[in-house]
RNA sequence: GCCGAAAUGGUGGAAUUGGCAGACACACUAGCCUUAGGAGCUAGCGCCGCAAGGCAUAGGGGUUCGAGUCCCCUUUUCGGCA
Numbered sequence: 001g002c003c004g005a006a007a008u009g010g011u012g013g014a015a016u017u018g019g020c021a022g023a024c025a026c027a028c029u030a031g032c033c034u035u036a037g038g039a040g041c042u043a044g045c046g047c048c049g050c051a052a053g054g055c056a057u058a059g060g061g062g063u064u065c066g067a068g069u070c071c072c073c074u075u076u077u078c079g080g081c082a
Base pairs, nucleotide, nucleotide: 001081002080003079004078005077006076007075010026011025012024019065028044029043030042031041032040046055047054048053058074059073060072061071062070
């Protein structure tokens, strides 16, 4: 240099014929339980906003009523070829 794959909350990771973004698990927070801690149980857990609502899938742009998903450019990582 060329070809291919990948990038999603704090972490792993799901959603793949375009139709509720973050299922599920871990971690974390509060409570219960305990002498205390651990385990267990219950609830909560992206950002802004009083609310209605808006924003958020590496970054930017496009297509579409609608994009994590399709198209283009860029960045980074992994693999292959030379």